Record summary:
The part of an RNA shown here (small-subunit ribosomal RNA, 5' domain) has 524 nucleotides and comes from an uncultured prokaryote. The coordinates come from a structure-prediction model, not an experiment, and the mean pLDDT is 85.

Context: one part of a larger RNA
RNA sequence: GAUUGAACGCUGGCGGCACGCUUAACACAUGCAAGUCGAACGGUAACAGGUCCUUCGGGAUGCUGACGAGUGGCGGACGGGUGAGUAAUGCGUAGGAAUCUGCCCAGUUGAGUGGGAUAGCCUAGGGAAACUUAGGGUAAUACCACAUAAUCCCUACGGGGGAAAGCAGGGGACCUUCGGGCCUUGCGCAAUUGGAUGAGCCUACGUCGGAUUAGCUUGUUGGUGGGGUAAAGGCCUACCAAGGCGACGAUCCGUAGCUGGUCUGAGAGGAUGAUCAGCCACACUGGGACUGAGACACGGCCCAGACUCCUACGGGAGGCAGCAGUGGGGAAUAUUGGACAAUGGGCGAAAGCCUGAUCCAGCAAUGCCGCGUGUGUGAAGAAGGCCUGCGGGUUGUAAAGCACUUUCAAUUGGGAAGAAAGAUUUAGAGUUAAUACCUCUCUUAAUUGACGUUACCAAUAGAAGAAGCACCGGCUAACUCUGUGCCAGCAGCCGCGGUAAUACAGAGGGUGCGAGCGUUAAUC
Numbered sequence: 001g002a003u004u005g006a007a008c009g010c011u012g013g014c015g016g017c018a019c020g021c022u023u024a025a026c027a028c029a030u031g032c033a034a035g036u037c038g039a040a041c042g043g044u045a046a047c048a049g050g051u052c053c054u055u056c057g058g059g060a061u062g063c064u065g066a067c068g069a070g071u072g073g074c075g076g077a078c079g080g081g082u083g084a085g086u087a088a089u090g091c092g093u094a095g096g097a098a099u100c101u102g103c104c105c106a107g108u109u110g111a112g113u114g115g116g117a118u119a120g121c122c123u124a125g126g127g128a129a130a131c132u133u134a135g136g137g138u139a140a141u142a143c144c145a146c147a148u149a150a151u152c153c154c155u156a157c158g159g160g161g162g163a164a165a166g167c168a169g170g171g172g173a174c175c176u177u178c179g180g181g182c183c184u185u186g187c188g189c190a191a192u193u194g195g196a197u198g199a200g201c202c203u204a205c206g207u208c209g210g211a212u213u214a215g216c217u218u219g220u221u222g223g224u225g226g227g228g229u230a231a232a233g234g235c236c237u238a239c240c241a242a243g244g245c246g247a248c249g250a251u252c253c254g255u256a257g258c259u260g261g262u263c264u265g266a267g268a269g270g271a272u273g274a275u276c277a278g279c280c281a282c283a284c285u286g287g288g289a290c291u292g293a294g295a296c297a298c299g300g301c302c303c304a305g306a307c308u309c310c311u312a313c314g315g316g317a318g319g320c321a322g323c324a325g326u327g328g329g330g331a332a333u334a335u336u337g338g339a340c341a342a343u344g345g346g347c348g349a350a351a352g353c354c355u356g357a358u359c360c361a362g363c364a365a366u367g368c369c370g371c372g373u374g375u376g377u378g379a380a381g382a383a384g385g386c387c388u389g390c391g392g393g394u395u396g397u398a399a400a401g402c403a404c405u406u407u408c409a410a411u412u413g414g415g416a417a418g419a420a421a422g423a424u425u426u427a428g429a430g431u432u433a434a435u436a437c438c439u440c441u442c443u444u445a446a447u448u449g450a451c452g453u454u455a456c457c458a459a460u461a462g463a464a465g466a467a468g469c470a471c472c473g474g475c476u477a478a479c480u481c482u483g484u485g486c487c488a489g490c491a492g493c494c495g496c497g498g499u500a501a502u503a504c505a506g507a508g509g510g511u512g513c514g515a516g517c518g519u520u521a522a523u524c
Stems, first nucleotide, its partner, number of pairs: 001524004006520005013371006020363001021329001026327003030324003035074003040071002043067002047065003050061004081282003090207007099199002104195007112146004121136006152161003166187006174181002208254003215245003220242008257279004261272004284305005307318004335361001337360003343357001344355004374404004384395004408465001410460005418451001427441004468513005473494003479508005489496002
């Protein structure tokens, strides 16, 4: 000099864009943060409507819109947080072969026939509660069996194994038990091939300090047989061999998430890893598996432990390193805010619902950038202050006065863009037996904004509301007076102060920066 996620002191007008627990991975009250689908299902607790009955109080009926609880599907493995652990099962770069991959895309083939349960519900119990037991009856895209099947899987090449589910819209003939069959469109289902995406695995090289850590290792190193995994492999196991690593630093100890980057520097390098992005690890502590395409799963399950809470003492409940917020720690770090309008995600055919992701607003000069706090004129060089050699000098065109302007702030009014869609209407094309339905394209006229009293524009009034901080001995830009008297004090280094202190304190003046300025801490 540059820099900072900074803090402290004094001061403080506005806006834009960023950024904000670096400490206790300490403990957490409260609310919210993951749901959705009735176009899978039996149904109907509440709401609204319809119909029927009515003693006019009301009652009945799932008939309709919808829908609590329940079965079922998909999603809760993403998104969000934190950096405790980890010095290599990590990360970075470059390669590799023995793998899996829901949703998505393209292709091929199939979707036939049956069956038995179970929740909800009803009945009867147990328990303070959490919850739970028995009996009865019921549905499915839940579950099971049979059939069929390949370029699928296994094989000793003889053979063997092996799937599925329907739902919704529309409809001319034909059939009908009046439910529908049947046809068709869309979505869904099963098997398989390929792709895309994502993930698992292996290898090489690089990746902090300590030798006052020199030897380490027995599933250890390799082989064979077997097991296991989606997959190679001591990954596991039995037997056999005795190997493997190490001064090119093994092992041990300490410290630490890694990277793109960031800061500094002419560079080489040094330091660092907040925000943003990629990867990894973790979710009260330790262990374990289940489900699933994917987890050994932050807001799932089981066990143990510590802690907190409820209890009728028999037994139960919980996990903010999600967003806010509280206590505590600390020099120190924000609102228990608004909205799903946009972007994105989950579910759904869609409308839509959910979304503390996100977009916004609030707080803080924490940082960067921009603007303002007036402009011109004005010598009687006013008054006052300070200095003085008492003549004057300086503050100083500074003020006052005169003439203007009105950015920003204030008040009033107008006012974009962020909005594309979706749903409605019309026409054309595709599909089809069809002019239904559905899909695509075009068109139509209305809607959809948290921010928001938005940005921006105009008007009104008036210089009106807006300057401080540090320093002035040398380094280092800027000097005098008074007070003090090795005292009080200053100080980054050299050093000032013991009666004329440009170095302490105050004042006048000056210098530097300026909504900031200094100090402290830290890095180069």